[in-house]
Context: one part of a larger RNA
RNA sequence: GUCUGCGAGUUAGCCUCGGCGGCGAGCCUAAGGGCCGGGAAGAAGGCCCGGAGGCGCAGCGAAAGCGAGUCCGAAACGGGCGAACCUAGUCGCCGGGGCUAGACCCGAAGCGGAGGUGAUCUACCCUUGGCCAGGAUGAAGCCCGGGUAAAACCGGGUGGAGGUCCGGACCGGUGAACCUUGAGAAGUUCUCGGAUGAGCUGAGGGUAGGGGUGAAAGGCCAAUCAAACCCCGUGAUAGCUGGUUCUCCCCGAAAUGCAUUGAGGUGCAGCCCCGGAGCGCUGACGGGCGGAGGUAGAGAUACUGAAUGGACUAGGGCCCCUGGCGGGGUGCUGAAUCCAGCCAAACUCCGAAUGCCGCCCGGAGAAGCCCGGGAGUGAGGCCGCGGGGGAUAAGCUCCGCGGCCGAGAGGGAAAAAGCCCAGACCGCCGGCCAAGGCGCCCCAAUGCCGUGAAGUGGAAAGGAUGUGGCCCCGCGCUGACAGUGAGGAUGUUGGCUUAGAAGCAGCCACCAUUUAAACAGUGCGUAACAGCUGACUCAUCGACGCGGGGCCGCGCCGAAAAUGAUUGGCGAUCCAACGGCAUGCCGAAGCCGCGGGCGCGCGCGCCCCACGGGGCGCGCGCGCGGUAGGGGAGCGUCCCGGGCCCGCCGAAGCCAGGGCGGAAGCCCUGGUGGAGGGCCCGGGAGAGAGGAUGCAGAC
Numbered sequence: 001g002u003c004u005g006c007g008a009g010u011u012a013g014c015c016u017c018g019g020c021g022g023c024g025a026g027c028c029u030a031a032g033g034g035c036c037g038g039g040a041a042g043a044a045g046g047c048c049c050g051g052a053g054g055c056g057c058a059g060c061g062a063a064a065g066c067g068a069g070u071c072c073g074a075a076a077c078g079g080g081c082g083a084a085c086c087u088a089g090u091c092g093c094c095g096g097g098g099c100u101a102g103a104c105c106c107g108a109a110g111c112g113g114a115g116g117u118g119a120u121c122u123a124c125c126c127u128u129g130g131c132c133a134g135g136a137u138g139a140a141g142c143c144c145g146g147g148u149a150a151a152a153c154c155g156g157g158u159g160g161a162g163g164u165c166c167g168g169a170c171c172g173g174u175g176a177a178c179c180u181u182g183a184g185a186a187g188u189u190c191u192c193g194g195a196u197g198a199g200c201u202g203a204g205g206g207u208a209g210g211g212g213u214g215a216a217a218g219g220c221c222a223a224u225c226a227a228a229c230c231c232c233g234u235g236a237u238a239g240c241u242g243g244u245u246c247u248c249c250c251c252g253a254a255a256u257g258c259a260u261u262g263a264g265g266u267g268c269a270g271c272c273c274c275g276g277a278g279c280g281c282u283g284a285c286g287g288g289c290g291g292a293g294g295u296a297g298a299g300a301u302a303c304u305g306a307a308u309g310g311a312c313u314a315g316g317g318c319c320c321c322u323g324g325c326g327g328g329g330u331g332c333u334g335a336a337u338c339c340a341g342c343c344a345a346a347c348u349c350c351g352a353a354u355g356c357c358g359c360c361c362g363g364a365g366a367a368g369c370c371c372g373g374g375a376g377u378g379a380g381g382c383c384g385c386g387g388g389g390g391a392u393a394a395g396c397u398c399c400g401c402g403g404c405c406g407a408g409a410g411g412g413a414a415a416a417a418g419c420c421c422a423g424a425c426c427g428c429c430g431g432c433c434a435a436g437g438c439g440c441c442c443c444a445a446u447g448c449c450g451u452g453a454a455g456u457g458g459a460a461a462g463g464a465u466g467u468g469g470c471c472c473c474g475c476g477c478u479g480a481c482a483g484u485g486a487g488g489a490u491g492u493u494g495g496c497u498u499a500g501a502a503g504c505a506g507c508c509a510c511c512a513u514u515u516a517a518a519c520a521g522u523g524c525g526u527a528a529c530a531g532c533u534g535a536c537u538c539a540u541c542g543a544c545g546c547g548g549g550g551c552c553g554c555g556c557c558g559a560a561a562a563u564g565a566u567u568g569g570c571g572a573u574c575c576a577a578c579g580g581c582a583u584g585c586c587g588a589a590g591c592c593g594c595g596g597g598c599g600c601g602c603g604c605g606c607c608c609c610a611c612g613g614g615g616c617g618c619g620c621g622c623g624c625g626g627u628a629g630g631g632g633a634g635c636g637u638c639c640c641g642g643g644c645c646c647g648c649c650g651a652a653g654c655c656a657g658g659g660c661g662g663a664a665g666c667c668c669u670g671g672u673g674g675a676g677g678g679c680c681c682g683g684g685a686g687a688g689a690g691g692a693u694g695c696a697g698a699c
Stems, first nucleotide, its partner, number of pairs: 001699006011101013026055003032049005059066002069081004104243002107240001111233003115230003123207009132197001134166003137162001141158006170194003175190004209225001211221003246634006256269005270377002272374005278369002281365001285362007297350001298348002304344002308340004315333002317330005380405010410421003425596004430592003436586003439570003445583007462557002466554010483540005489513003494508003519534001523532002597624012635688001637685010653672008
């Protein structure tokens, strides 16, 4: 991992609601007992006693108490709670829910026990034993010699001290490699520390769980230690995680508000389901009329504030005059005021659309409201729009309105919960459309008018004689624009400056003459000149032309990333790109057609009836996506009661084949098997498995 088996909403009491039933202003017995039962005696069970007591029939008051009233009060013509009704309860069975119990199942880490087991591991201690190759160093003391008055002291020898030195056994475990489903739940190899000591070690014994022991690490106390192990309390508790077993039919949420030692929990409300011989047109939505309001926008002698330029100007700064008073100047600043222009969530003289409220009308709905029973939800997500936060960031965050996903399949967007289209009861080798498409992959297309040359289509600010369209201005056959030929001069090298300054470093002026025209000079150039060129002029040439500007369409550049690239691919250029017109077609589980099923409502017919109603058939209308969840109807398993059957002429089970039903499922035939089994009406449950890192076994 697979297979087989096992595996989770139970039981009891009380409360509450519903269904069915008995009795009914009443209903019921409890404990206990008697009889039957069966037998040796019992038990289950049945019948009968037992009215104690409970609920209901009356309430009000704290109570005494009074009573259809009562309480407050001196009092009611006052107020509170009741009565006012012709009621409805009570007991049993079954079911939904609640509470108390382990209460759907499994799961802690833990807490407690004057309950127990452990020191054969290990820590420390006690008693008694054992062990430490070899080598080195050479303390005290002693002897001899020297030395001294004697000592001290010095030298030589002897001697053999030491938590001394080197290093085996032994004890340890420093560094590294290997091992890492190991040879091993801590090892192996090399290396390393101690090795006469606070040494190592055998045997026997002692200390026990909030206790021991500890040269102290929270170490060790049997592979377990911030409180051992076993058993018990114990099914501890778990607002947490996981799991929770057959089928079909109807409806169908929430991820919000308020509160919470609250935030992944819970209570109430909201939203869903079921029931009601409760209300009865109130509902969504549409129309009419009436209303409140200060948003969008807008505004500025309508306020508050912000804010640009100007005018004017009080005040101030600076400078000057001055002994003081005071005065003058100012290319500084500048309140208020005025003019022009501008801004605001917390500005408003104004002010919509939509929404909201009320009344009236329409609206009989798979509407609304009310009452009762059962829930789930209370992590939401994306998109569009209006906003706050953030950085006019985020697949960001927080609100509001809407949509979708959630709980929604189908078609489109290559692929893709939330985008676009569209809401799937079932069948069909029928039809029409939506979004989106119609070269091939790939279902479906043609015609026409334009645009684009980049494979743009299939990246931004910004930049540019790309190209098309519309428009404006100027020049032009009295000849434009471009090209070409020629001229482009004189006073003069203008004046100044300067070493120089001659059109062309710089400053100032920018005149005049001759002219067809020619600048006191546009650029290059020289040290300065020179030289080249331009403006300007003539000539040549002979144009629906040339120059400048605005708006619009499409394109160009901007364009660098990591495995091989990419409109989905191939590929496509008067398109298979983009814009437009026209007519077709394809395209979904949408819509239509045909057939069928189910639910709800209405009508008709038939049947039954306990007279409340129920069943069947036909027709019409509406409906049938669905998670949490609510409601309904069924299938199957085991056992029991009653009835009816089958079986050795072959039961169940198993295998194969065939058939039926809307599903769970059911039936038939053959084989196998070898003794039990089925159907109908009821009843009762240890009643359905794929999941729980489920449990046991097998492989």
RNAcentral holds the full RNA, with entries from SILVA. Large-subunit ribosomal RNA, domain II from an activated sludge metagenome, 699 nucleotides, folded computationally. Model confidence (mean pLDDT): 87 of 100.